[in-house]
Context: one part of a larger RNA
RNA sequence: UGGCGGGGGAGCACCACAAGGGGUGGACGUUGCGGCUUAAUCGGAUUCAACGCCGGAAACCUUACCGGGGGCGACGGCAGGAUGAUGGUCAGGCUGACGACCUUACCGGACGAGCCGAGAGGAGGUGCAUGGCCGUCGCCGGUGCGUGCCGUGAGGUGUCCUGUUAAUUCAGGCAACGGACGAGACCCGCGCCCCCUGUUGCCAUCGGCCGAGAGGCGCUGGGCACUCAGGGGGGACCGCCCCCGAAAGGGGGAGGAAGGAGCGGGCUACGGCAGGUCGGUAUGCCCCGAAUCCCCCGGGCCGCACGCGACGUUCAAUGGCGGAGACAGUGGGAUGCCACCCCGAAAGGGGGAGCCAAUCCCUAAACUCCGCCUCAGUUGGAAUCGAGGGUUGCAACUCGCCCUCGUGAACGCGGAAUCCCUAGUAACCGCCCGUUACCACCGGGCGGUGAAUACGUCCCCGCUCC
Numbered sequence: 001u002g003g004c005g006g007g008g009g010a011g012c013a014c015c016a017c018a019a020g021g022g023g024u025g026g027a028c029g030u031u032g033c034g035g036c037u038u039a040a041u042c043g044g045a046u047u048c049a050a051c052g053c054c055g056g057a058a059a060c061c062u063u064a065c066c067g068g069g070g071g072c073g074a075c076g077g078c079a080g081g082a083u084g085a086u087g088g089u090c091a092g093g094c095u096g097a098c099g100a101c102c103u104u105a106c107c108g109g110a111c112g113a114g115c116c117g118a119g120a121g122g123a124g125g126u127g128c129a130u131g132g133c134c135g136u137c138g139c140c141g142g143u144g145c146g147u148g149c150c151g152u153g154a155g156g157u158g159u160c161c162u163g164u165u166a167a168u169u170c171a172g173g174c175a176a177c178g179g180a181c182g183a184g185a186c187c188c189g190c191g192c193c194c195c196c197u198g199u200u201g202c203c204a205u206c207g208g209c210c211g212a213g214a215g216g217c218g219c220u221g222g223g224c225a226c227u228c229a230g231g232g233g234g235g236a237c238c239g240c241c242c243c244c245g246a247a248a249g250g251g252g253g254a255g256g257a258a259g260g261a262g263c264g265g266g267c268u269a270c271g272g273c274a275g276g277u278c279g280g281u282a283u284g285c286c287c288c289g290a291a292u293c294c295c296c297c298g299g300g301c302c303g304c305a306c307g308c309g310a311c312g313u314u315c316a317a318u319g320g321c322g323g324a325g326a327c328a329g330u331g332g333g334a335u336g337c338c339a340c341c342c343c344g345a346a347a348g349g350g351g352g353a354g355c356c357a358a359u360c361c362c363u364a365a366a367c368u369c370c371g372c373c374u375c376a377g378u379u380g381g382a383a384u385c386g387a388g389g390g391u392u393g394c395a396a397c398u399c400g401c402c403c404u405c406g407u408g409a410a411c412g413c414g415g416a417a418u419c420c421c422u423a424g425u426a427a428c429c430g431c432c433c434g435u436u437a438c439c440a441c442c443g444g445g446c447g448g449u450g451a452a453u454a455c456g457u458c459c460c461c462g463c464u465c466c
Base pairs, nucleotide, nucleotide: 008466009465010464011463012462016457017456020421021420022419023418024417027313028312029311030310031309032308033307034306035304036303043054044053065299066298067297068296069295070294071293075117076116077115078114080111087107088106089105091103092102093101121288122287124286125285126284130282132277133276134275135273136272137271142181143180145178146177147176148157149156150155160173161172162171163170186266187265188264189263190262192234193233194232195231196230197229198228201224202223203222206221207220208219209218210215237259240253241252242251243250244249315414319373320372321371322370323369324368325367331362332361333360336355337354340351341350342349343348380411385406386405387404388403389402390401391400427449428448429447430446431445432444433443434442
């Protein structure tokens, strides 16, 4: 100077508690990990900060693993080679298969992998040799500099104290005075208003068509008012009032679409963790180098006495089933999205229009109404298994997805323990996209319905400052 303490003080946080809401831990399944097994079950990550993580949904490929088979040496030297190299081939053998190899024989005509060196290549080693990137401390508020001052010096001061703030935020004090990085400001989205611009968007008013009429943007003229789309601008500052305060600021109120950081996001310091990644790529050193390189086929990564994490579906009546009806927003679409028609009970198939898309298509569910079920292992629950069918793909046995029929398991709300969340949030509901030939219980987004509780504390777990 730091670190630490079952030292003290002050402050803070739903990765803390309290008050609440919903879970996990029980069941079945999915997925990752450990373990075991295996020819192989490739490798990495292991408290927070490994475990639906490596965008890691692996049928082949991927693929690094295992089994089998095949291939490859720029350049130099040495041995070999017109007494025929490398290469090619009938037949037979070997083999899963192959002039790859072996036997025998032939074609052909100049190089040569037998040896040494040196290469190409290596998802071979070292993340404790590294770059780069990332995680985390950190939803933190810190960190250093110039000059001065203090100290023999290391160093201190500034950066401390009091009040205040989300904040080293600001105010006052002070041997400090300045200024820097971080915080803030800034950038993006959302919420209110105005202006500009109207096609593919919109349709209030007016005209025409259609219609018996109600009427519908269905067609058309017209219009850009509204919605919307995309630019630009305004608006919020503790500005105003009351109270507290020396100030900074705090509490309450008015106005306002919005109030004290409006809400959400981006960015996020000096550094620490020899944190993670040599398996994205790059890269030092070491190693393999005719195999640790390259290709092919098959298998494995999917194995299952067991343990753990995460998730899906549930145990039902605030529900399940059948029928009818309604309302989104992100996005995506030419090896594509597919309206509409036909066939099929369905998955799906056959036709087929539009759309390179504000034009056409993908396009909701929870919800509402009617009916049934009446507390039961049930019309709850769907695992498991059997049979039939469809589809992608060269190929679904190991090992895909979907449909139908049958079968209908555990499960009656979960021990100790433990996780998330403060508002359009939690919870519930579906949709889109990524991966993608096929496959979403995953991840990233989007909208729909929409609460309870607290407005506190430092008791627990932790963090910051003195």
The prediction has a mean pLDDT of 81. The part of an RNA shown here (small-subunit ribosomal RNA, 3' major domain) has 466 nucleotides and comes from an uncultured archaeon. The RNAcentral record of the full RNA draws on ENA, Greengenes and SILVA. Its Rfam family is "Archaeal small subunit ribosomal RNA". Clan: SSU clan.